[in-house]
RNA sequence: CCAGACGGCCGGGCGGUCGCGGUCCUCUUCGGAGGGUCGAGGAAAGUCCGGGCUCCACGGUGAAAGGGCGGCGGGCAACACCCGCCGGGAGCGAUCCCAGGGAUAGCGCCACAGAAAGCAAACCUCCUCCCCCUCGGGGGCGGGAAGGGUGAAAGGGUGGGGUAAGAGCCCACCGCGGACCUGGCGACAGGGACGGCAUGGCAAGCCCCGCCCGGAGCAAGACCGAAUAGGGACGACGCGCCCGUCGCAAGACGGGACAGGGUUCACCGCCCCAGUCGUCCGGGUAGGUCGCGAGAACCGGUCAGCAAUGGCCGGUCCAGAGGAAUGACCGUCGCCGCACCUUCGGGUGCGGGACAGAACCCGGCUUACAGGCCGUCUGGCGUC
Numbered sequence: 001c002c003a004g005a006c007g008g009c010c011g012g013g014c015g016g017u018c019g020c021g022g023u024c025c026u027c028u029u030c031g032g033a034g035g036g037u038c039g040a041g042g043a044a045a046g047u048c049c050g051g052g053c054u055c056c057a058c059g060g061u062g063a064a065a066g067g068g069c070g071g072c073g074g075g076c077a078a079c080a081c082c083c084g085c086c087g088g089g090a091g092c093g094a095u096c097c098c099a100g101g102g103a104u105a106g107c108g109c110c111a112c113a114g115a116a117a118g119c120a121a122a123c124c125u126c127c128u129c130c131c132c133c134u135c136g137g138g139g140g141c142g143g144g145a146a147g148g149g150u151g152a153a154a155g156g157g158u159g160g161g162g163u164a165a166g167a168g169c170c171c172a173c174c175g176c177g178g179a180c181c182u183g184g185c186g187a188c189a190g191g192g193a194c195g196g197c198a199u200g201g202c203a204a205g206c207c208c209c210g211c212c213c214g215g216a217g218c219a220a221g222a223c224c225g226a227a228u229a230g231g232g233a234c235g236a237c238g239c240g241c242c243c244g245u246c247g248c249a250a251g252a253c254g255g256g257a258c259a260g261g262g263u264u265c266a267c268c269g270c271c272c273c274a275g276u277c278g279u280c281c282g283g284g285u286a287g288g289u290c291g292c293g294a295g296a297a298c299c300g301g302u303c304a305g306c307a308a309u310g311g312c313c314g315g316u317c318c319a320g321a322g323g324a325a326u327g328a329c330c331g332u333c334g335c336c337g338c339a340c341c342u343u344c345g346g347g348u349g350c351g352g353g354a355c356a357g358a359a360c361c362c363g364g365c366u367u368a369c370a371g372g373c374c375g376u377c378u379g380g381c382g383u384c
Stems, first nucleotide, its partner, number of pairs: 001380010012333007020039008041355001045366002048364005053217004066213005071085005086100001087098004101208002106206002108202003123148002126143002129140004156174006175197001176195002180191004221290004231281007240258001241256006260272004297316008335352007
């Protein structure tokens, strides 16, 4: 210098003008005005996990159902998160990826191709023997599964011996199996014998094993609480007249509208028909207040630890809300791109500047993001 891996951070600065929300103070003609102070993010997002908080249910324990998790050790309030390690895989490497318990409990599945896909099977091929023959070969009874072919996968692999040809049939090494020894807290690793090799894969299909989980969510929930319309108690006035039906009667039902009520007063017209008015009580609604931000908080230092993280000391207060404020413009500096000029130092002009926005809070994960900075490490090339 080039190419890459991992981790951390920023994601415009300053000034001016206008504007918005919370809170405090002052003034006020009660409408507001002025001043001080504070005012989004690394993801505020997806709402996928784990909690706090609140209400509901619940005597305790256990089980069933349903859901989640799954190597080991540690961290954490907890976790499906984080750290360290183990095993497997990828890469020359830094490093990255893993839904990483169980396939002799049982069921199910294994496409296409292939003779055969879990149970052993034989398409081409190999071999002894027999038959035919145009001497190239063809057929048959058997032996075998080494070689070829199919496939993601064909009942250990490589090499040698052996054999008619073959085969763990025998041997060496590797793999595998159940014990043993050594090391490690452990996952696991290493070792020397033994066993001739056995029941292939999928559990992210059902399932089995172990562990965890009560439900709903701030529209949770608590308090205050109208007007109007319902409900209840008490009091006052009224429940009259005509016709019809039923009935012994009391009365009930239907119709009429003289009285009564409504139509702001009067009259007419129209409407209503047994209640009307007043006082009090109670529930709910609208609305208001709280919940609502001093916290598993942030910053700095120090100690323990490989680390995640934790302890201690000092400092800081850092939006609150309700359909929702946190913005716009200009100047200048800085960054990036392009064009032109250049005395190669640079200068001038134009353009660009992401993803996105709290709404009860916190810890994670995931996803989006123009551009830029820093640190550690790997591979290659060059120079000393």
A computed fold for a 384-nucleotide RNA from a Caulobacteraceae bacterium, annotated as Bacterial RNase P class A. The sequence is in RNAcentral, with records from ENA. Lineage of the source: Bacteria > Pseudomonadati > Alphaproteobacteria > Caulobacterales > Caulobacteraceae. The coordinates come from a structure-prediction model, not an experiment, and the mean pLDDT is 76. It matches the Rfam family "Bacterial RNase P class A". By type it is a ribozyme. About the family: Ribonuclease P (RNase P) is a ubiquitous endoribonuclease, found in archaea, bacteria and eukarya as well as chloroplasts and mitochondria. A source record names the gene rnpB.